[in-house]
Molecule: Bacterial RNase P class A
Organism: Siphonobacter sp. BAB-5405
RNA sequence: CAAGCAAGCCAUCUUAUCGCUUCCGGUGUAAGCAGGAAGAGGAAAGUCCGGGCAGCGUAGAGCACCGUGCUACCUAACGGGUAGGCAGUCAACUGGCGACGGUUGGCUGACAGCCAGUACCACAGAAAAAAUACCGCUUUCCUUCGGGGAAAGUAAGGGUGAAAAGGUAGGGUAAGAGCCUACCGCUCAGGGGGUGACUUCUGAGGCAGGGUAAACCUCACGGGCUGAAAGACCAAAUAAACCAGCGGUGUCCGCAAGGACCGAAGGGCUGCUCGUCCGGUGCUGGUGGGUAGGUCGUUAGAGACGGCAGGCGACUGCCGUUCUAGAUAAAUGAUAAGACUUUUUACUGGUUCGCCAGUGAAGAUGACAGAACCCGGCUUAUCGGCUUGUUUUUUAU
Numbered sequence: 001c002a003a004g005c006a007a008g009c010c011a012u013c014u015u016a017u018c019g020c021u022u023c024c025g026g027u028g029u030a031a032g033c034a035g036g037a038a039g040a041g042g043a044a045a046g047u048c049c050g051g052g053c054a055g056c057g058u059a060g061a062g063c064a065c066c067g068u069g070c071u072a073c074c075u076a077a078c079g080g081g082u083a084g085g086c087a088g089u090c091a092a093c094u095g096g097c098g099a100c101g102g103u104u105g106g107c108u109g110a111c112a113g114c115c116a117g118u119a120c121c122a123c124a125g126a127a128a129a130a131a132u133a134c135c136g137c138u139u140u141c142c143u144u145c146g147g148g149g150a151a152a153g154u155a156a157g158g159g160u161g162a163a164a165a166g167g168u169a170g171g172g173u174a175a176g177a178g179c180c181u182a183c184c185g186c187u188c189a190g191g192g193g194g195u196g197a198c199u200u201c202u203g204a205g206g207c208a209g210g211g212u213a214a215a216c217c218u219c220a221c222g223g224g225c226u227g228a229a230a231g232a233c234c235a236a237a238u239a240a241a242c243c244a245g246c247g248g249u250g251u252c253c254g255c256a257a258g259g260a261c262c263g264a265a266g267g268g269c270u271g272c273u274c275g276u277c278c279g280g281u282g283c284u285g286g287u288g289g290g291u292a293g294g295u296c297g298u299u300a301g302a303g304a305c306g307g308c309a310g311g312c313g314a315c316u317g318c319c320g321u322u323c324u325a326g327a328u329a330a331a332u333g334a335u336a337a338g339a340c341u342u343u344u345u346a347c348u349g350g351u352u353c354g355c356c357a358g359u360g361a362a363g364a365u366g367a368c369a370g371a372a373c374c375c376g377g378c379u380u381a382u383c384g385g386c387u388u389g390u391u392u393u394u395u396a397u
Base pairs, nucleotide, nucleotide: 002392003391004390005389006388007387008386009385010384012339013338014337015336016335017334018333020039021038022037023036024035026033027032041368045379046378048377049376050375051374052373053227054226055225056224060274061273062272063271065223066222067221068220069219070084071083072082073081074080085111086109087108088107089106090105091104092103093102094101095100112218113217117216118215119212120211121210134158135157136154137153138152139151140150141149142148166184167183168182169181170180171179185207186205187204188203189202190201191200192199193198231296232295233294234293241287242286243285244284245283246282250261251260252259253258266278267277268276269275303322304321305320306319307318308317309316310315340366341364342363343362344361345360346359347358348357349356350355
């Protein structure tokens, strides 16, 4: 210098004129008039998660259903983030005869459990889970003497396959095999380190029943529902009018007023069950009539910015400053000029001859895209520019 990766910021700018919405205050009887301030994003999108807030009554238990799944921490919370562990994989260097390791850096992980059960592994193959002998090898016998047949042994070699009852090296054997030895692996026991996931060391034992759970399932933890068209209030109007069905007009005390108890139909609490509550002469369904106007919710917050301190970090604490849409059929814009970006071309200067800088002319271009209760994440779309860190290559010192 170039390229890659990660994080953060910007998302055209300036001037003038006109227009729209909200708020503020001035003026005016009022309608209005003039002025000031502010006015759509990094994703406002998707509606995939989590909450705030409001309502359901202040509820509950079980089953079903749904979600999450290594450890620790952060957070209001999350299926999010940060840091670590383990596994896999790529590159460089390196130890070993080999199997296989070590160091550094990058990337990925839907990362609890496969002797709890059930299920699947097509085809190929001899055989696919307590699953093997197709070829082959060794020994003996027969023989038509052709490695043709039979018996016994074998699972090291070959074949099939995604995967074949540990692996490598050596010894041993008729040939072979953990048969034996060493190393790696596996199982069990113990010691050390770490908050933890885990890791490391020692000893003993020839010692292993493959994979798949984004298969059903098991385990652990968690989940009440609805959603701003949620909801609250005010005003106005009408006919609780008509039909059908269901449905205690109860008990006790009291002179009475009144009090106590029970309690139908129906309804609420998630989908069901239990339970519980409302209801207490209404409830359910249908026909029909009136109204659909206004206010709040509605934007001061888990807010933003800056500084200091703590932490590897996500982030936290303290101090200071600040207020930045609130529409309701939906405002936040239009025009003009210039600048920025970019293409072609002319001239001038420089030049390592690749190109660079300046001036002028003509043209093009500015992506993805628009708040609607609010906030934190995730995912998707996108023209480009800047800053910081880091990796690799080249060049110079």